[in-house]
RNA sequence: CGGGCCAUAGUAUAACGGCAGUACGCACCCUUGGGGUGGGUGUGGCGGCGGUUCAAUUCCGCCUGGCCCGA
Numbered sequence: 001c002g003g004g005c006c007a008u009a010g011u012a013u014a015a016c017g018g019c020a021g022u023a024c025g026c027a028c029c030c031u032u033g034g035g036g037u038g039g040g041u042g043u044g045g046c047g048g049c050g051g052u053u054c055a056a057u058u059c060c061g062c063c064u065g066g067c068c069c070g071a
Stems, first nucleotide, its partner, number of pairs: 001070007010024004018054001025043006047063005
């Protein structure tokens, strides 16, 4: 320098263009003599800027960051 893949809660991981979910974590409550386990409720997220579209996490371009391949 060229090419490919990836980017979603604190962590991990889903989402044929139309409600963003799940698990763990965390907070509170129930259960216990206390703790653990178990149960319930809640918490919190689409990397950035544009474009397409009635509508974008999803499609397109660029940027940023990470990984890989080539030179």

A computed fold for a 71-nucleotide RNA from a Candidatus Giovannonibacteria bacterium, annotated as transfer RNA.
Lineage of the source: Bacteria > Bacteria candidate phyla > Candidatus Giovannoniibacteriota.
Model confidence (mean pLDDT): 84 of 100.
The same sequence occurs in records of 11 taxa.
It matches the Rfam family "tRNA". By type it is a transfer RNA. Rfam links the family to the GO term triplet codon-amino acid adaptor activity.